[in-house]
RNA sequence: UGGCUCAGGAUGAACGCUAGCGGCAGGCCUAAUACAUGCAAGUCGAACGGUAAAUGCCCCUUCGGGGGUAUGAGAGUGGCGCACGGGUGCGUAACGCGUAUGCAACCCACCCGCUGCCGGGGGAUAGCCCGGAGAAAUUCGGAUUAAUACCCCAUGAGGAGCGAGGAAGGCAUCUUCCACGUUUCAAAACUUCGGUGGCGGCGGACGGGCAUGCGUGCCAUUAGAUAGUUGGCGGGGUAACGGCCCACCAAGUCGACGAUGGCUAGGGGAUCUGAGAGGACGGUCCCCCACACUGGUACUGAGACACGGACCAGACUCCUACGGGAGGCUGCAGUCGAGGAUCAUUUGCAAUGGGCGAAAGCCUGACAAUGCGACGCUGCGUGGAGGAUGAAGGCCUUCGGGUUGUAAACUCCUGUCAUGGGGGAACAGGCGAGGGGACCCAACACGUCCCUUAGUUGAGUGUACCCCAAGAGGAAGCGACGGCUAACUCUGUGCCAGCAGCCGCGGUAAUACAGAGGUCGCAAGCGUUGUUCGGAUUUACUGGGCGUAAAGGGCGCGUAGGCGGCAAGGCGUGUCGGAUGUGAAAUCUCCGGGCUCAACCCGGAAAGUGCGUCCGAAACUACCCUGCUCGAGUAUGGGAGGGGGAAUCGGAAUAUAGGGUGUAGCGGUGAAAUGCGUUGAUAUCCUAUAGAACACCGGAGGCGAAGGCGGAUUCCUUGAACAUCACUGACGCUGAGGCGCGAAAGUCGGGGGAGCAAACAGGAUUAGAUACCCUGGUAGUCCACGCCGUAAACGAUGAAUACUAGGGGUAGGGGGGUAUCGACUUCCCUCUGUGCCGCAGUUAACACAAUAAGUAUUCCGCCUGGGGGAGUACGGCCGCAAGGUUAAAACUCAAAGGAAUUGACGGGGGCCCGCACAAGUGGUGGAGCAUGUGGUUUAAUUCGACGCUACGCGAAGAACCUUACCUGGGUUUGAAAUCAACAGGAAGUGUGCAGAGAUGUACACGCCUUCGGGUCUGUUGACAGGUGCUGCAUGGCUGUCGUCAGCUCGUGCCGUGAGGUGUUGGGUUAAGUCCCGCAACGAGCGCAACCCCUAUUUUCAGUUACCAUCGGGCAAAGCCGGGGACUCUGGAGAGACUGCCGUUCUAAAACGGAGGAAGGCGGGGAUGACGUCAAGUCCGCAUGGCCCUUACAUCCAGGGCUACACACGUGCUACAAUGGUCGGUACAAAGGGAAGCCAACCCGCGAGGGGGAGCCAAUCUCAAAAAGCCGAUCCCAGUCCGGACUGCAGGCUGCAAUUCGCCUGCACGAAGUCGGAAUCACUAGUAACCGCAGGUCAGCUACACUGCGGUGAAUACGUUCCCGGGCCUUGUACACAC
Repeated sequence: UGGCUCAGGAUGAACGCUAGCGGCAGGCCUAAUACAUGCAAGUCGAACGGUAAAUGCCCCUUCGGGGGUAUGAGAGUGGCGCACGGGUGCGUAACGCGUAUGCAACCCACCCGCUGCCGGGGGAUAGCCCGGAGAAAUUCGGAUUAAUACCCCAUGAGGAGCGAGGAAGGCAUCUUCCACGUUUCAAAACUUCGGUGGCGGCGGACGGGCAUGCGUGCCAUUAGAUAGUUGGCGGGGUAACGGCCCACCAAGUCGACGAUGGCUAGGGGAUCUGAGAGGACGGUCCCCCACACUGGUACUGAGACACGGACCAGACUCCUACGGGAGGCUGCAGUCGAGGAUCAUUUGCAAUGGGCGAAAGCCUGACAAUGCGACGCUGCGUGGAGGAUGAAGGCCUUCGGGUUGUAAACUCCUGUCAUGGGGGAACAGGCGAGGGGACCCAACACGUCCCUUAGUUGAGUGUACCCCAAGAGGAAGCGACGGCUAACUCUGUGCCAGCAGCCGCGGUAAUACAGAGGUCGCAAGCGUUGUUCGGAUUUACUGGGCGUAAAGGGCGCGUAGGCGGCAAGGCGUGUCGGAUGUGAAAUCUCCGGGCUCAACCCGGAAAGUGCGUCCGAAACUACCCUGCUCGAGUAUGGGAGGGGGAAUCGGAAUAUAGGGUGUAGCGGUGAAAUGCGUUGAUAUCCUAUAGAACACCGGAGGCGAAGGCGGAUUCCUUGAACAUCACUGACGCUGAGGCGCGAAAGUCGGGGGAGCAAACAGGAUUAGAUACCCUGGUAGUCCACGCCGUAAACGAUGAAUACUAGGGGUAGGGGGGUAUCGACUUCCCUCUGUGCCGCAGUUAACACAAUAAGUAUUCCGCCUGGGGGAGUACGGCCGCAAGGUUAAAACUCAAAGGAAUUGACGGGGGCCCGCACAAGUGGUGGAGCAUGUGGUUUAAUUCGACGCUACGCGAAGAACCUUACCUGGGUUUGAAAUCAACAGGAAGUGUGCAGAGAUGUACACGCCUUCGGGUCUGUUGACAGGUGCUGCAUGGCUGUCGUCAGCUCGUGCCGUGAGGUGUUGGGUUAAGUCCCGCAACGAGCGCAACCCCUAUUUUCAGUUACCAUCGGGCAAAGCCGGGGACUCUGGAGAGACUGCCGUUCUAAAACGGAGGAAGGCGGGGAUGACGUCAAGUCCGCAUGGCCCUUACAUCCAGGGCUACACACGUGCUACAAUGGUCGGUACAAAGGGAAGCCAACCCGCGAGGGGGAGCCAAUCUCAAAAAGCCGAUCCCAGUCCGGACUGCAGGCUGCAAUUCGCCUGCACGAAGUCGGAAUCACUAGUAACCGCAGGUCAGCUACACUGCGGUGAAUACGUUCCCGGGCCUUGUACACAC
């Protein structure tokens, strides 16, 4: 940079767990699927004819009843209503909706106001009755009858039509008014006599119809659509305009400002979210639209093309006597179905509202209520106060305690809700006998209106609310606790089971799984899931970008479009101001009020950022007009250039051919081979031919828009720069589409073909080598004509304009100055081009920096939005093809990416070091043996250590023991520890017996005391014990890089940051040692020094060491007296510091020299920075956790750790003459010694035995040093080398040498004649060779290890290479770091 994810809000929700009570809202989002049953639209007798049953009254009666009259159901004619109310969101991308307008193009039943009327007449028809058809629905015929039903005539204030005239006005067609002629049009009655009703006209109100501007989804991988289509004239039709419909005429109309087509969707007020801008959404409430089984059609009517009307067609369901009929819950309930999912077949018209009616009233699933479900919002409760022994229990624990926790118990209170009982509203307005008043009237009847009143009307309901009683009694869950994110421990599990929104947890100590305790959060709810906004500035209008992160078109010309220089005037399009209309109500906000509060409800205000109209302003913008010259262009002049095209010419090289000379090779490579060559190559000379490319000049240079352009000359031709400032007068910039150009490769047909060279062939290389290398070689490369249209077509940087420090180059032009006769040249200024450095500024950084990636403006392109899938598929367009261009999705991941940082790494670079190489010396690897390891074997061969950094390592010593392993035999509070209780007097010693022993058993002996107890034994219980596991839970210790020179810190400074600087650089050193320089200045751990040994010396001291001088003394001898000189011993000092001299150098330092015992760290040791390797060790010790507890503990005997086809490591001894053997002879240092070292002397060939002096050690002893030196012998051989192996005989230690010890003597006498590939150590008293001592230890496997001295070399040119390391730098896609 960029995506993914979370915390918030919301919801018509659903699911899981849970659930005490109320208030207010809301409740089929899916199948506009299908529907049983009931109800949802009727009403009016004061319009009409009439009227069953029943009842009252009257009359009659044969007493059965009949007639009349009044009331009167149902049905019918007629009127009004049924177009409202209620439901749903299928369709619709539309004037459907929203908003603002218009109708001079319109209608309006019922209602209101004004005005004028209601005269006369006629004929039917339903009902009822009679008859017929049919299963039914229904229907036919006849007779009779009424009306506010229907028809005719009259009247006409007035209306309407037509004709022609006048006046006024407007907005184009026109409108209004006045008068005239002509034609035409009305009515209904009822009544209680008050009225009600009816008709014509004008006006109003309400409601509707039509038209228009603007706004209102997605897809261009939908680009062209359209024949009633667009317009006209004339008709028809409508309430009305209109191709709405028709005839004719014209050929238009719409469209990149997205037509047409496709997909999706009812729209709005609002709702959710958001800081806002926006985004999402349209359930409930309100407005509009659309629909009513599906499709179509009209009728009636004021209004419908009509949800509970009609007709036709279709699908489906039902009835049927099979002929024919009936139906439409997207009304309220309810059913089936679908679905994750959404309620009662309730009550009532009491209220509000609606229809009809004069009214009473009737109807009303609208509505009012109740019911169901935590579905939402909101309120209340589940108790309050006190209460520490901080109870018990739980959990944890470092076992001390902590926590749950004032929580509980307990004491004292309260009484909401629920429960029981009692009281008890509001919602009621209306109607209204009676009374009063007003009006009407002749009237005090009657009537109408008003006031008042007894009475009367409640579904919810005995509801809200109030009071009383009782009693803390009936009422808490859910989720989480690794980070984000508030909240931690234990147990179980052991990459299993599981968790998870993302990151990620789980492989034996899981705060992440599961359970528990505790805690946190919310709470009658809590979580989960879905959806949506936010966070996301992650589509950026507010508010993003494109050098390298995704992103500049390959380049130019140019259309539409967008934008546009200076000045004046006009206009008033945009713009700005004021006023005004509208923006329904509800919602939101504010204020106030009502339900006890709240949710909720009511009233008022504000807001509604919008649109319309009027008035005003005139800077800017647009437009009109007039000018200007600086933008742009033209002209003139002299120059520069691989700019482009065509033609002609040239030389070098290469190849080929011919000829000459000439002979055996050439060629090629890291090395070779294939290849060419005795038919004469390569080489060399001459000649000829061919094609392609143009050395030097040549450059960080020039030209071009880009691609690109390079021999010379000529012709044709484009563009740019400079100078002049004459001309035009904004003519400009950019540029979607479009057109053109466009490297290489490729393509078509034709030519050409020297060299080079895909493919191909061969040779090499290699594990392979379809490559790199070599030998060949075809397309192609070249020319002319077409096509292709892409590249890391790059400055990875679009074009144009303006502005913003400098410096020094280079190319072209111009100007000035100096010098000069003049030119060239040099210097200065300036314009243009092209590179570098660099300030401000910018940038994530790198970097860019007047040729911007700075500061601004304009226009285009692109990112079209994480990585992959994929520049792919499909479709379109282009292409001969190859392919190009445009360009997705499914699915998948939690990243992909940029720049920089620190490390690590590099078969990168530079500098430097180390026995790292090289130069040397001696080994290992071959032999035999020793020892360790692997492997194998075994009852066991105990365990650990595994590159360097395991393998003569733990182990400085396995016959028993050790010992941890195996077999067998025993013990269980235990072999050793602490404590308690109980019991006992024993424990123990000695002896005998059994046994392999441990042990068992028998006998004998056998406690102390201060009287408290101690001690011992037995039993029991706590506990012991474990070399059992985990070194990847640990401490401590150790190895290694590495005795390498490094590793860090404080402050400051630099950087957004990681981090850097310091610590890098120039020198120097063994060294981050020191010096100089330096945004660093200081400091710490390391280096060095301080410590020890050693080399020289001084002084002090002088026994056990020493003995020069003096004396004594021996065969000899510091043996003795003595001495303190020497050696030596061991205390304290000195000495070495680049101090001095010289040279180089700024210095540090280096080199050389002097002096000195020692010279540049004198030699050696001890000493090991930050860290690395989960390095090693739980079997040294300690220790968390886990495991065993008559055994994984413990005791004992025997065995094993010592096995042996084999492989490896480390050593010893050799292979011999620098040697072996024999004889003689010399010189150390450092150590050890009492369960010890052991002298002399004796015995034994010897190991050794005897012996016993001395010594707790400078005294005695181990103790002989060996190589060496002198002499002798061997004479190059498997030997007089070598000593393995074996036999016999002995010695020593030890309880015991069989498995399994060491030593001695004699005999035996193996391999081996210097060691393949490979590999190790060492730079001076070192390597090599030689012996001595010590620890462990009874003895020994020691040839090991640790020390000591003796003799005593060779070589280092040098740092290319191998290995390891240090510093700087570079690349990195690595960071568990090659």